A computed fold for a 1533-nucleotide RNA from Pterocladiophila hemisphaerica, annotated as small-subunit ribosomal RNA. A source record names the gene rns. It matches the Rfam family "Bacterial small subunit ribosomal RNA". The RNAcentral record of the sequence draws on ENA and SILVA.
[in-house]
RNA sequence: UAAUUGAGAGUUUGAUCCUGGCUCAGGAUGAAUGCUAGCGGUAUGCUUAACACAUGCAAGUUGAACGAAAACAUUAGUUUUAGUAGCGAACGGGUGAGUAAUAAUUAAGAAUCUACCUUUAGGUAAAGAAUAACAAUAAGAAAUUAAUGUUAAUACUUUAUACUAUUAUUUUUUUUUGAUUAAUCGAAAAAAAAUAAUAAAAAGAUUUUUUUCGCCUACAUAGAUGAACUUAUUUCUGAUUAGCCAUUUAUAUCUAAUAUUAAUUUAUUAGGGCAAAGAUCAGUAGCUGGUUUGAGAGAACGGUCAGCCACAUUGGGAUUGAGAUACGGCCCAAACUUCUACGGAAGGCAGCAGUGAGGAAUUUUCCGCAAUGAGCGCAAGCUUGACGGAGCAAUACCGCGUGAGGGACGAAAGCUUAUGGGUUGUAAACCUCUUUUAUUAAGGAAGAAUUUUGACUGUACUUAAAGAAUAAGCAUCGGCUAACUUCGUGCCAGCAGCCGCGGUAAUACGAAGGAUGCAAGCAUUAUCCGGAAUUACUGGGCGUAAAGAGUUUGUAGGUUGUUUAAUAAGUUUAUUGUUAAAUCUUAAAGCUUAACUUUAAUUAAGCAAUAAAAACUAUUUCACUUGAGUUAAAUAAGGGUAAAAGGAAUUUUCAGUGUAGCGGUGAAAUGCGUAGAUAUUGAAAAGAACACCAGUAGCGAAAGCGUUUUACUUGGUUUAAACUGACACUGAGAAACGAAAGCUAAGGGAGCGAAUGGGAUUAGAUACCCCAGUAGUCUUAGCUGUAAACAAUGGAUACUAAGCUUAGCCAGAUUUAGUCUUGCUGAGUUAUAGCUAACGCGUUAAGUAUCCCGCCUGAGAAGUAUGCUCGCAAGAGUGAAACUCAAAGGAAUUGACGGGGGCCCGUACAAGCGGUGGAGCAUGUGGUUUAAUUCGAUGCAACACGAAGAACCUUACCAAAAUUUGACAUGUCACAAAUUUUUAUGAAAAUAAAAAGUGCUUUCUUAAGAAUGUGAACACAGGUAGUGCAUGGCUGUCGUCAGCUCGUGUCGUGAGAUGUUGGGUUAAGUCCCGUAACGAGCGCAACCCUUAUUUUUUGUUACCAUCAUUAAGUUGGGCACUCUUAAAAAACUGCUAGUGAUAAACUAGAGGAAGGAGAGGAUGACGUCAAGUCAGUAUGCUCUUUAUGUUUUGGGCUACACACGUGCUACAAUGAUUAUUACAAUAAGUUGCUAAUUUGCAAAAAUACGCUAAUCUAUUAAAUUUAAUCUAAGUACAGAUUGUAGGCUGAAACUCGCCUACAUGAAGCAGGAAUCGCUAGUAAUCGCCAGUCAGCUAUAUGGCGGUGAAUCUGUUCUCGGGCCUUGUACACACCGCCCGUCACACCAUGGAAGUUAUACUUAUUUGAAGAUUUAUGAUUAGUUUUAAGUUUUAAAUAAUUUAAAAAAGUAAUAUGUUUAAUUUAACGAUAAUAACUAGGGUGAAGUCGUAACAAGGUAGCCGUACUGGAAAGUGUGGCUGGACUAUCUAUUA
Repeated sequence: UAAUUGAGAGUUUGAUCCUGGCUCAGGAUGAAUGCUAGCGGUAUGCUUAACACAUGCAAGUUGAACGAAAACAUUAGUUUUAGUAGCGAACGGGUGAGUAAUAAUUAAGAAUCUACCUUUAGGUAAAGAAUAACAAUAAGAAAUUAAUGUUAAUACUUUAUACUAUUAUUUUUUUUUGAUUAAUCGAAAAAAAAUAAUAAAAAGAUUUUUUUCGCCUACAUAGAUGAACUUAUUUCUGAUUAGCCAUUUAUAUCUAAUAUUAAUUUAUUAGGGCAAAGAUCAGUAGCUGGUUUGAGAGAACGGUCAGCCACAUUGGGAUUGAGAUACGGCCCAAACUUCUACGGAAGGCAGCAGUGAGGAAUUUUCCGCAAUGAGCGCAAGCUUGACGGAGCAAUACCGCGUGAGGGACGAAAGCUUAUGGGUUGUAAACCUCUUUUAUUAAGGAAGAAUUUUGACUGUACUUAAAGAAUAAGCAUCGGCUAACUUCGUGCCAGCAGCCGCGGUAAUACGAAGGAUGCAAGCAUUAUCCGGAAUUACUGGGCGUAAAGAGUUUGUAGGUUGUUUAAUAAGUUUAUUGUUAAAUCUUAAAGCUUAACUUUAAUUAAGCAAUAAAAACUAUUUCACUUGAGUUAAAUAAGGGUAAAAGGAAUUUUCAGUGUAGCGGUGAAAUGCGUAGAUAUUGAAAAGAACACCAGUAGCGAAAGCGUUUUACUUGGUUUAAACUGACACUGAGAAACGAAAGCUAAGGGAGCGAAUGGGAUUAGAUACCCCAGUAGUCUUAGCUGUAAACAAUGGAUACUAAGCUUAGCCAGAUUUAGUCUUGCUGAGUUAUAGCUAACGCGUUAAGUAUCCCGCCUGAGAAGUAUGCUCGCAAGAGUGAAACUCAAAGGAAUUGACGGGGGCCCGUACAAGCGGUGGAGCAUGUGGUUUAAUUCGAUGCAACACGAAGAACCUUACCAAAAUUUGACAUGUCACAAAUUUUUAUGAAAAUAAAAAGUGCUUUCUUAAGAAUGUGAACACAGGUAGUGCAUGGCUGUCGUCAGCUCGUGUCGUGAGAUGUUGGGUUAAGUCCCGUAACGAGCGCAACCCUUAUUUUUUGUUACCAUCAUUAAGUUGGGCACUCUUAAAAAACUGCUAGUGAUAAACUAGAGGAAGGAGAGGAUGACGUCAAGUCAGUAUGCUCUUUAUGUUUUGGGCUACACACGUGCUACAAUGAUUAUUACAAUAAGUUGCUAAUUUGCAAAAAUACGCUAAUCUAUUAAAUUUAAUCUAAGUACAGAUUGUAGGCUGAAACUCGCCUACAUGAAGCAGGAAUCGCUAGUAAUCGCCAGUCAGCUAUAUGGCGGUGAAUCUGUUCUCGGGCCUUGUACACACCGCCCGUCACACCAUGGAAGUUAUACUUAUUUGAAGAUUUAUGAUUAGUUUUAAGUUUUAAAUAAUUUAAAAAAGUAAUAUGUUUAAUUUAACGAUAAUAACUAGGGUGAAGUCGUAACAAGGUAGCCGUACUGGAAAGUGUGGCUGGACUAUCUAUUA
């Protein structure tokens, strides 16, 4: 000294990063709407219909220009004004229709005019004729008009003179130009001077007699002001508007017009002018200073104020004037409105008010000229809807107030509550104080410069009075976003800016309480900017997200090597002018403050001019060689075009041999074949394609190119360094080439093969598979112009670590080959830095930079519609919108899944034993039935499950009968002790009545208390009522599967990864080794219990070897044994050998009671299934309360056409029956087990010992053993069913119990498809015990022991599970996701025979006013001439009167041209609409299929062609954005 400044959030996912849209927070407005409202100041107020307008006002003034009239006063005059005349009315005020340049903006310029005003100079002389007013007449409804007569002027006319203007001639000077050798000559223009001719001025008024105001110089002079003109800059969108212009462009000559320049205009001549830097056309729009926003750059807007423009009902036209083509003037046409006597007239609010209409929406028919300004006037003054003010409106901005201090018992009340409290809340009440504001009363300005004059206005302001008195709402409270609870509601009602909320515990709806924000306002809606770096100049991108054109050549354009000099266009610096004022910013000042107003000041930037600088760019120029090109010598190649040649294979034909099949498939069939196929041998023909070599090898711009030879031909590379000397790069338009399919024409046609036919498959199969087969595939000549035309990567140049491989060429070392090294040019691979969202790229960049081109901007609709271009067609190129959604998408992560892969385990399969499924019965379930058949459990993981035991009870169900503080709990009051017995009625509950009986504790009393019962009133009890999807707890299941996690560290932007993967091993994430991991936890294992061996301890009720004893371990005795009770030991791959990696471990062996977890049990990780249970208990909420509670009796849960599950018993001889006979363990028992004896065939009964249990009892276990009978039969098997007679339990055995005896004697002769359990003391088989329990339906369940097998040393398959990996469009996780047709409803759109409207263009009809060409031209004040008269004069002359004539001019008329509205026709454009029609979008539960995502069950997709209800299928060429396996090649370890 300068500068004063930039925030993000929500939403795609299970989670992550990115891309990308949508939405929000901010500010603003000429606003509107909803709720609310105290005051003041300052501003603002039809954004829509430039729609139509009633009524009033908005432009007049001058009597000092003029005559006249009237009135008043009266003799001095005054006042008024219709008319003539002057000035003004072109300003001021309004509006924004038109206008994309005739405008605006900024800067320049030259050929002009300018009333009033100022400055300077001069002048204002002579004469004349009319006319309005007025008078009277006439026409008309009116508006108005006609004719006669009269009069004035600063109105009008003539003359003189003056500056002056024009023309002609002459002279001088200057400039330009042509011819010519310079000189010189010609032409044109300008300026000055002179002469002549022509044209050509005037007005007075007033006076106090000094004046003052006027007038003229037809453009006098110089200014000022205002206006017209020219050039350049800048100024919206569309190319689905590409060619436009015809008087169009230019020059020259001529003509006309204008204030002036100029094709502005006329005639002739020439043929030009504009345009991709966007002409023309179409749409939209007044422009600017500025306003809003923004950090800025920008974006949007142009209301108020100010400058400019345009317009005045629509269109055209002139007149007057200094100025107009005139908002409140004229003429004409059109539409509309009004009046009318129907003949004609009148009108123009986009001035101020106001009305109607339109609209979401915008004010008073106010006051005043007091101020500021404007017009006229000498002036006084008049006029002024400009303006100054007031009114209305919270429309905006600004300011003030609605009270201040104290006040806890934290009052009441509200809300809430865990019932303790909390909160509203110092808030209120109450005490003290104040009076802004409002009210009342009194006073009372400034605005007035200058005597007068104040609408506003009794306003601002001042003083006084009384009294907290007169004054708070709106929105929000799920996140973004500040602020939370209760009640109501129950996907309803509703909310919502985005995400989203609401289906019975909603901080999201509605209400309440509370809270937050702003506040006389608050919120919503609409619009603009911002955030949005989301069009990216500042400041983005294009491998996979949207995006590189299929490739090349090349025009314009853009960009461009080294070097010398000049110029100064760009660039830089300085100065000057300008960019109106207001506004913005800064600083002051004035209204009490602020808004507001006033004053002052500044930068930057734009344009123009002048001066300077010379590095860079540019232009011109002297050079250079490294870019580029040329030349020479070599060289590799499936580069291209044409011709010729070749062999293998296939098919067909002919001939031979030969006989019954061939062919084809998952399996078949269609098909071919005895008329001789297939097979095989020989010969011939045809067309198409070229095995091996062959290789991420080569060539080409790409598409693409493969047998061999020849001819012609393009490009590349290497080496040399001779030549040119920047000649280069890119490339809009443009041109050429361009797979396959397809089209046209002519050929050709072996194989293959869309379509088509047939056979299969299938629910169907317009497919996949098979048999045939047409177009096509091939050639020639054309067309088409597209592909996943891909490296999804435009071209060029330079730079930036390396390693390896490979093709071509040169060089070097060496030793010929070979090998090695280097350079250049290609083709690959790994990788550093760097980049990237990640994946990945990485000297062949997706790195670092420069230049040029192309392309992208949410998803869908859609590469669709429409228009245009191309094409024979198919189609190609270009290419939208309405509408719908809040996502669509990329990369990577973790899971889950796959009819993906690898490894592993399991009674999973296989091997084996025995069953179920068939029969009868038992039992449970479903279904059906019923008054009720209570409820729950329903794939594995419901179904002999809850139920370890339904005749009553249980019991929850049904019928009937009762009851209501209740059957049960607590609290209050009263009475009574409790309690017991009996009778009547009743099905019982219950009801009614009678009798007996008085207790316990205590201060020791007339009493009180405890427990119990009865009664009363209320709080409440009660509920097997609902919700297991509100819950706790418990349980099942995956699964006794081996998994599930954490800390720290490391890697990754992150989700996450690593650890936990890998190599081995294990029953095991068990252990070992390796390792960016190191450790740890829950699980595994172990610890626990039982059992197997031994030792020690204890010996009663157990035991008994030895001794004694007995009928008997009966007793003495004993503790050795068995057993019991407790405590120890033992097993650890410890030892040996082998294998393995010297590991872990595995295999075999020894010893041992037991060997590799000895056997069995208990033990169940993180989690999954909204798994099960509210009917075990607990529990929230809801519901019920003379009932869904409670009590009672009876019934039901036990029904029975049927279906399923789980079991028992069997079908017999490994058996049955009878007799005989040996050996257990668990466990139970006093309301019990019951010995023994007796009775009974038996169940059982009677009498009765022992035992509260190692003592007594049940208790003789059965299978087994031995013997006999049965002899293959529905039986001496089997035992259902039924009858009779008994027994037991129990108030009670009918519905509905068990047992016994006798009699009866069903099905069943080994079980279809299918399916279950089990790997050793296991299966199988045999009996025993217990719980529940009065009894029992137990064949069930839980235990106990007895006898006691077979098979597996494997993992192809089925099922389930674990680990690793891979793909994914799934994440509610494949019971996933998802495509298309059809049907229905709604929405917008396209096409469409047409229809209508609008504006323009072109041509055309008629053609007003006006302008203009030509012609005619009355009349007459004026002029001229002639004649006569009068007056004057000596006369001429002059003046005047009358008459006649002439020419010019004018009114007017006619004619032609032009011309607005108008008529007709047509192309095109735009908009609206339309029968019918097409596709698209949206819509909780429609139909058909299942195309895609996994190898999606035929890999998918792209282009193209054909076909099909639909997704789609098939052919042909291409792509990997295909899984899996194998091989080859390359790279790394």